[in-house]
The RNA shown here (transfer RNA) has 73 nucleotides and comes from a Candidatus Woesearchaeota archaeon. NCBI's taxonomy places the organism under Archaea, Nanobdellati, Candidatus Woesearchaeota.
RNA sequence: GGAGCUAUGGUCUAGUGGUUAUGACGUUGCCUUGACUUGGCAAAGAUCGCCAGUUCAACUCUGGCUAGCUCCA
Repeated sequence: GGAGCUAUGGUCUAGUGGUUAUGACGUUGCCUUGACUUGGCAAAGAUCGCCAGUUCAACUCUGGCUAGCUCCA
């Protein structure tokens, strides 16, 4: 220098154009216990990396940028 993949709650992750963005772990509260653990119930927590474009409608499609990983030279 060229190419490919990835970016979604604190962490990991599902989601191939249309209902309120999924689940696990973690966090907080309550129940359970003499207490702790385990278990049960509930809650909070995401401008879906950034900027544009297409579309009635974009996490999803297109372009650019940023960051990470990989490959080629």
It was read from a public genome assembly.